The RNA shown here (SAM riboswitch aptamer (S box leader)) has 108 nucleotides and comes from Chitinophaga silvatica. The sequence was found by an Rfam model in a public genome assembly. Lineage of the source: Bacteria > Pseudomonadati > Chitinophagia > Chitinophagaceae > Chitinophaga. Its mean pLDDT, the model's own confidence on a scale to 100, is 81. The model forms 94% of the base pairs in the Rfam consensus.

[in-house]
RNA sequence: AGCUUAUCAAGAAAGGAGGAGGGAAAUGGCCCUACGAUACCUUAGCAACCAUCUCUACCAGUUAGAGAAAGGUGCUGCAUCCAUCCGGUAAUACCGGAAAGAUAAGUC
Repeated sequence: AGCUUAUCAAGAAAGGAGGAGGGAAAUGGCCCUACGAUACCUUAGCAACCAUCUCUACCAGUUAGAGAAAGGUGCUGCAUCCAUCCGGUAAUACCGGAAAGAUAAGUC
């Protein structure tokens, strides 16, 4: 890298250095940005998954739920920023699903 499963409308900031774009891909929008962007470093914070602990339930275990804490990853502008594929609908609205993406765990 690939595959499988789950989740993704909540939450969470400052400083340093640096100097131009950035928001996954393509398109169309809409935003952020010299009142300093992306990426990088430090500290802090948040709490999605795994792990740990406590409680409850019963199918008694590689189970489910709630809580705590913050160890391993992760995350800290705008819903995964919105839409583009399908269906419902009088309809561009709205709702649902898929695809793709991100994160985690497992597997190879």